[in-house]
c-di-GMP-I riboswitch aptamer, 81 nucleotides, folded computationally. Rfam family: c-di-GMP-I riboswitch aptamer. From the family's description: GEMM was predicted in a large-scale screen for bacterial structured RNA regulatory elements. The sequence was found by an Rfam model in a public genome assembly.

RNA sequence: CUUUGCUCAGGGCAAACUCGGCGAAAGCCGAGGACGCAAAGCUAUAGGGGCCCUUUAAUUAAAGGCCAGCCAGCUGCCAGA
Numbered sequence: 001c002u003u004u005g006c007u008c009a010g011g012g013c014a015a016a017c018u019c020g021g022c023g024a025a026a027g028c029c030g031a032g033g034a035c036g037c038a039a040a041g042c043u044a045u046a047g048g049g050g051c052c053c054u055u056u057a058a059u060u061a062a063a064g065g066c067c068a069g070c071c072a073g074c075u076g077c078c079a080g081a
């Protein structure tokens, strides 16, 4: 450097759900809680995909908002080869 995640160490994150708060909604934040995750770290002014509400045009488009735990891009711990 490449590749893999069977094994080791230190560990890390935290789905559903509950409570409180924000929001028009999707959803977000805090606390509890663990279904899972080797990128469940970062990125939504760059690509695809999904969700929501409003407006415009009129029946699926555009504008706006959201999702990184869908793919993707960038970075990266430990171990093996």
Base pairs, nucleotide, nucleotide: 002081003080004079005078012037013036017032018031019030020029021028022027035069041074042073043072047071048070049067050066051065052064054063055062056061057060